[in-house]
A computed fold for a 346-nucleotide part of an RNA from an uncultured bacterium, annotated as small-subunit ribosomal RNA, central domain. Model confidence (mean pLDDT): 89 of 100.
Context: one part of a larger RNA
This record gives sequence, structure tokens and C1' cells, in this order.
RNA sequence: UUGGGUGUAAAGGGUGCGUAGGCGGGCUGGUAAGUCUGGGGUGAAAUCUUGCCGCUUAACGGUAAAACUGCCUUGGAUACUGCUGGUCUUGAGUGUGAGAGAGGUCGGUGGAAUUCGUGGUGUAGCGGUGAAAUGCUUAGAUAUCACGAAGAACACCAGUGGUGAAGACGGCCGGCUGGAUCAUAACUGACGCUGAGGCACGAGAGCGUGGGGAGCAAACAGGAUUAGAUACCCUGGUAGUCCACGCCGUAAACGUUGCGUGCUAGGUGUUGGCCCUCGGGGGUCGGCGCCGCAGCUAACGCGAUAAGCACGCCACCUGGGGAGUACGUCGGCAACGAUGAAACUC
Repeated sequence: UUGGGUGUAAAGGGUGCGUAGGCGGGCUGGUAAGUCUGGGGUGAAAUCUUGCCGCUUAACGGUAAAACUGCCUUGGAUACUGCUGGUCUUGAGUGUGAGAGAGGUCGGUGGAAUUCGUGGUGUAGCGGUGAAAUGCUUAGAUAUCACGAAGAACACCAGUGGUGAAGACGGCCGGCUGGAUCAUAACUGACGCUGAGGCACGAGAGCGUGGGGAGCAAACAGGAUUAGAUACCCUGGUAGUCCACGCCGUAAACGUUGCGUGCUAGGUGUUGGCCCUCGGGGGUCGGCGCCGCAGCUAACGCGAUAAGCACGCCACCUGGGGAGUACGUCGGCAACGAUGAAACUC
């Protein structure tokens, strides 16, 4: 390369936007580049293949044909592709009208709980465990009441629910703002799909500067346990967790399932619209679930939210270890990230 694959065996990029490129709806005119066909030229010889022939045979050789699958040129064909003109509306987008939502961001605000402070009541314990001890407490703790302060998170509602491209998003109110859906069919008229590079976003931890610090809690200290116990349990406790700004760029970033489009039995629930309907109920579009036909699958299972049947484009895989290592390069303040081997070995 041909071919085969990527839910769980190796393999879907963490996610989006988008450049180049690849691919691209219906009808119609032109053109004839691709494509098909005829003619001409060329495609040296040797070699290869086939027929015949010569050395006793073969290797080898002679002769003829074929071939040289190609290139150039010229005449023609026009289904498909390309290029170009016209046109259409179903793809895509816009308008108008609706309702849904923890979508984002900024500001404000509320109650419960916790801890701390002050004061009151009150007295000997509290706390913790398998049992204890460390710890706290007569300088009055724990408990209880009142007031005050602080930070963080928002019980119930809550869902098998919703929103977002992913990461993710949850008290309440407001400002600014993104997207999707349904209805309508007024407008544009293929404006589309994918997307190597690139750019942006990206949980947690971590880093820088400044703030904040209630609770929790790596490190650390002590108490236990134990043969030991650098752990599991207990008492404390610092970074951190929180905020602002700037980095980092990873993940079991998972549905371990790339994106888009069309097609292929049903049943049942739920969520957001719309339509019909006599209380029942029915239809339809968009999500989220369960069961299941055909089909697929090594099986498990998947099954209109496909892992079925197809097409387009991207990414990735090719035995285990060595190794996501070394080296080089790029990025980063650093931590480290990205790219990514080989020897050797089984």
C1' cells in the first nucleotide's frame, strides 16, 4: 500500500468555532477539463509472452507476431463529475408570534446551621471510642436563653426532571446576555456538511499577587491500635478549600460510543410546545428514560437517543514489557504539559 478495525479485546481528539482541503439538493441551457469512442504519430534495441526454427536436449540462440497497459495530436459522444448561465424550494438561514429552563455574567438580599464573642440561668462534668486515651472544664466548661460578629453552603421543593458544546450549572430578587424549541410559511434561494493546521473554552489539584478564613482539612503534632503502624480510629491542626486578577491545560474530561444527513415494527413513561376533541382520549414536533421487532454483535448487549442499513468528512489503532520513558523541539514562573522513539526482552 491493499485490506480490517475503534461501547467492554489495541484504537473517538476533553469541547467548541473555524482556515485550507474533501464532499455537496431539484429542473434546465452552454462548454467539453475529467470520462467514453474512432483516426494519426510516437512508445529504440535487448528483456517479457506466444508461434515456428537451430545447436542430440536444456540453458542458450534465430525469426515472426504480440506486447510495451503510456504520451502527444485530431474527429466525435455528453449519461455522470467539473466549469459557466438561468431557475426552483424540500437542505440552510431570516422574519413574525409564543411558551420552557440550576445556560452565562454582574450586583443586591434571606433564613437555617456552625464557630467565636459578651451577658444571664446553672453545676460537675463534657467530649470521644469497639473500648479508651490525648483534648476541654470549678479562672465555671458541656447544657440552656438573649444579643452581637464572621465565613461558607443553600434543607424541603428535587424528579427516573431541566439547561449547556464540553467542563459544568441549584436559596431569593434585579441588571446585562447566549442558545435551543414550538407555531406560522412572509423573505433569501444551496447561502450546506465536515474540518488537517489555527484560535477559544476547559472539573479538581497546583502556581503568582492581594484579600478572606466559620466549617472542613493534605502536611504536621499528640492519643490509641499493633509484633511494628511513618495507616485505618480519636483529639488538635497549617497550606488549601472562598473572593479578585493572572497562569496551568490535565482527568475513569465516560455514554469508556466523533460530527452531519437519510432510511428501517411497535409498546410504555416523563418533560417543553402546538393541533383536534364530549368529561375520557387522539395526533404532531423537540428533549429525557425503560422494554422490544427486524437487523447487528465474539458474547455481553445495541436496537429511530443504534452498536441496524448507507453516504460525506475528521481523529485514532496494528502483540506485551521497555514507556507515555529517553533525546530533540515547542509551551509553562514552577510543578509539569504537548509531540514521542530505540536498544534490549518475552
It matches the Rfam family "Bacterial small subunit ribosomal RNA". The full RNA is in RNAcentral, with records from ENA and SILVA.